[in-house]
Bacterial small signal recognition particle RNA from an Anaerolineales bacterium, 100 nucleotides, folded computationally.

RNA sequence: UGUUGGGUCUUGCGCGGCAGGAGCCUAUGAACCAGGUCAGGGCCGGAAGGCAGCAGCCUUAAGUAGUCACUUCUGGGUGCCGUAGGGUAGCCUGGCAGGA
Numbered sequence: 001u002g003u004u005g006g007g008u009c010u011u012g013c014g015c016g017g018c019a020g021g022a023g024c025c026u027a028u029g030a031a032c033c034a035g036g037u038c039a040g041g042g043c044c045g046g047a048a049g050g051c052a053g054c055a056g057c058c059u060u061a062a063g064u065a066g067u068c069a070c071u072u073c074u075g076g077g078u079g080c081c082g083u084a085g086g087g088u089a090g091c092c093u094g095g096c097a098g099g100a
Stems, first nucleotide, its partner, number of pairs: 001097008009086006015079002018075006025066004034059004042051003
């Protein structure tokens, strides 16, 4: 000097990570317009018994609060990651050939 490969640049996909939302989980949560059980009392009945059902208790809905981990969704100037392309102007680096 020539040639060639890789990196720096860029795009897509994948993986991990970060942040946020949701789900799961826990607690709480209905005077009446959710459910179950319904003391007392009430009604029907000659009786046996039945009916509705307040309070209370239990389970929950909407909601509220919390939350390691797990599942899912979204996002990026996330990564001394992977993969497939693009680009090859410049820079870095490796191989080969020639010259000095």

Background: Rfam family: Bacterial small signal recognition particle RNA. Rfam links the family to the GO terms signal recognition particle, plasma membrane targeting and SRP-dependent cotranslational protein targeting to membrane, signal sequence recognition. Rfam describes the family as follows. The signal recognition particle (SRP) is a universally conserved ribonucleoprotein involved in the co-translational targeting of proteins to membranes.